RNA sequence: GUGCCUUUGGCGCAGUUGGUAGCGCAUCGGGUUGUGAUCCCGAGGGUCGCCGGUUCGAACCCGGCAAGGCACC
Numbered sequence: 001g002u003g004c005c006u007u008u009g010g011c012g013c014a015g016u017u018g019g020u021a022g023c024g025c026a027u028c029g030g031g032u033u034g035u036g037a038u039c040c041c042g043a044g045g046g047u048c049g050c051c052g053g054u055u056c057g058a059a060c061c062c063g064g065c066a067a068g069g070c071a072c073c
Stems, first nucleotide, its partner, number of pairs: 001072007010025004019056001027043005049065005
């Protein structure tokens, strides 16, 4: 330099045909317990890497950029 893959709460991931983003862990509150752990109930937390475009509507489609990874030269 060229091609391909990945980027979504603190962490690990899902998200199908474009239709108002979810799961587990973690965190916080409560219950249970002599205390703690386990277990049970509930809550908060993400404008989806960034910029632009298409569309009535974009995490999803298109273009550019950035970061990480793989292969080739």